The part of an RNA shown here (large-subunit ribosomal RNA, domain VI) has 254 nucleotides and comes from a Pseudomonadota bacterium. NCBI's taxonomy places the organism under Bacteria, Pseudomonadati, Pseudomonadota. Rfam family: Bacterial large subunit ribosomal RNA. Gene Ontology terms of the family: structural constituent of ribosome and ribosome.
Context: one part of a larger RNA
RNA sequence: CGCAGAACCUUGAGGGGUGUCGGGGAUAGUACGAGAGGACCUCCCUGAACCGACCUCUGGUGUACCAGUUGUCGAGCCUAUCGGCACAGCUGGGUAGCCAUGUCGGGAUGGGAUAAGAGCUGAAAGCAUCUAAGCUCGAAGCCCGCCCCAAGAUUAGGGUUCUUAGCCAGGUCCAAGAACAGGACCUUGAUAGGGCGCACCUGUAAGUCCCGCAAGGGAUUGAGGGGAGCGCUACUAAUCUGGCGACCUCUUGG
Numbered sequence: 001c002g003c004a005g006a007a008c009c010u011u012g013a014g015g016g017g018u019g020u021c022g023g024g025g026a027u028a029g030u031a032c033g034a035g036a037g038g039a040c041c042u043c044c045c046u047g048a049a050c051c052g053a054c055c056u057c058u059g060g061u062g063u064a065c066c067a068g069u070u071g072u073c074g075a076g077c078c079u080a081u082c083g084g085c086a087c088a089g090c091u092g093g094g095u096a097g098c099c100a101u102g103u104c105g106g107g108a109u110g111g112g113a114u115a116a117g118a119g120c121u122g123a124a125a126g127c128a129u130c131u132a133a134g135c136u137c138g139a140a141g142c143c144c145g146c147c148c149c150a151a152g153a154u155u156a157g158g159g160u161u162c163u164u165a166g167c168c169a170g171g172u173c174c175a176a177g178a179a180c181a182g183g184a185c186c187u188u189g190a191u192a193g194g195g196c197g198c199a200c201c202u203g204u205a206a207g208u209c210c211c212g213c214a215a216g217g218g219a220u221u222g223a224g225g226g227g228a229g230c231g232c233u234a235c236u237a238a239u240c241u242g243g244c245g246a247c248c249u250c251u252u253g254g
Base pairs, nucleotide, nucleotide: 001152005162006161007160008159009158010157014149015148016147017146020048021047022046023045024044025043026042032037050106051105052104053103054102058100059099060098061097065093066092067091068090069089070086071085072084073083074082075081110144111143112142117137118136119135120134166244167243168242169241170186171185172184173183174182191237192236193235194233195232196231197230198229200226201225202224207220208219209218210217211216247254248253
């Protein structure tokens, strides 16, 4: 930009993906075989690798969430306490998120037409012949099926509702994201921040008191502190607003 306007729900022309293999048990030590050995068919269980999704579990990361700690500089009356720098200074842990080594699922079943091959009927060629006419079977392969995209499928499809409906800009944001797009919300409000509660993490803060000559230990105390999680709450910010918006009839509607 097109498909007459708008929102939502769809059909599927067409395209992409998947497609693997092993082990064990039952049938059955049966059929078969002198024996040694040892099945088809059918049913069940279970793996490997691969693919997809997810974070309950097991773990990883988690750049400043908690604690410990070294050197140095600083704030500080200071031996307290705190901050900067040293790879995040180093070390021990770690929520959400993102992950795999973790968890769950998948390949199938089934249908159609076939290949090699196996056949039926059957002439040419009174016989024979799977083939010449016709017909039945027969693969991990082909088409469908299963999963995903999909009406720029210009053949631009269909349905429902609406026709000032809606859409866009602006703003607060997001398990959405390079920009754009997508999604939630904008006071008739829980969208983000803050506050409160809970979960969860760290692991018993500071100050004061007690014990010890002291380093240090103990009590107050599962304390204090805390990003992303789950709720509640308008305290702060989403203010105020603007633009676009088809056709017909003829001023009210479809």